This is a predicted structure of an 85-nucleotide RNA (c-di-GMP-I riboswitch aptamer) from Hydrogenophilus sp.
It matches the Rfam family "c-di-GMP-I riboswitch aptamer". About the family: GEMM was predicted in a large-scale screen for bacterial structured RNA regulatory elements.
Model confidence (mean pLDDT): 87 of 100.

[in-house]
RNA sequence: CUUUGAAAAAGGCAAACCCAUCGAAAGGUGGGGGCGCAAAGUUACCGGCCUAAGGAGCGUGCUCUACGGCGGCGGGAUUGCCGGA
Numbered sequence: 001c002u003u004u005g006a007a008a009a010a011g012g013c014a015a016a017c018c019c020a021u022c023g024a025a026a027g028g029u030g031g032g033g034g035c036g037c038a039a040a041g042u043u044a045c046c047g048g049c050c051u052a053a054g055g056a057g058c059g060u061g062c063u064c065u066a067c068g069g070c071g072g073c074g075g076g077a078u079u080g081c082c083g084g085a
Base pairs, nucleotide, nucleotide: 002085003084004083005082012037013036017032018031019030020029021028022027035072041078042077043076045075046074047073048070049069050068054065055064056063057062058061
C1' cells in the first nucleotide's frame, strides 16, 4: 500500500421502549435502556423514504410542494482502532 473480518484483546456506538426538552410535524438533543453494529465515525453529492408549518391549487377539506428531516435504506466521498493474508 492492497485486501479481509473466523476467533481474540483494548475499547466504542446504541434499536424498540420510558422520562425530560426543542419542533407545526417528521424528527433532533440529554438521561435511562440494549435490539443490534467493524465504520451503527463524518458528509444530504446521487437514488430512496418521512413530514407539510409556510406557499399554491381547487371540489373547502382534500391535493401538490422542502427552503424541514432520515447516515441504523442503498450507493458515492472522506477519516479511522485491532487482528489475519